[in-house]
RNA sequence: AACCCCCCAUGUGGCGGCAUCUCGCCGAAUCCCCCAGGGCCGGAAGGCAGCAAGGGUAGGAGAGCUCUGUCGGGUACGUGGGGGGCCUUU
Numbered sequence: 001a002a003c004c005c006c007c008c009a010u011g012u013g014g015c016g017g018c019a020u021c022u023c024g025c026c027g028a029a030u031c032c033c034c035c036a037g038g039g040c041c042g043g044a045a046g047g048c049a050g051c052a053a054g055g056g057u058a059g060g061a062g063a064g065c066u067c068u069g070u071c072g073g074g075u076a077c078g079u080g081g082g083g084g085g086c087c088u089u090u
Base pairs, nucleotide, nucleotide: 001090002089003085004084005083006082007081008080009079010078011077012076013075015072016071017070018069019068021064022063023062025060026059031056032055033054039048040047041046
């Protein structure tokens, strides 16, 4: 020194939890889009605001771990550092 044990750091993988990730459900009295009808302006062409319906989003309450992110370990393998043990072998 190889070898064995312990500690620390770190990489990759695996496993588990969680949500900002995924899936549907509800969904605005207030936000956004689009605005039938009706209203307003106009001589007209046309314009303006805009209720309902429709769509979206915020939000809510669930489910899940395929992806993404994050956290964790009596997790697997590796790398680096530190400490210790041993003389069977070189």
The prediction has a mean pLDDT of 76. The RNA shown here (Bacterial small signal recognition particle RNA) has 90 nucleotides and comes from Nocardioides sp. Iso805N. Its Rfam family is "Bacterial small signal recognition particle RNA". Rfam describes the family as follows. The signal recognition particle (SRP) is a universally conserved ribonucleoprotein involved in the co-translational targeting of proteins to membranes. It is annotated as a non-coding RNA gene. The organism belongs to Nocardioides, within Bacteria. It was read from a public genome assembly, where an Rfam model found it.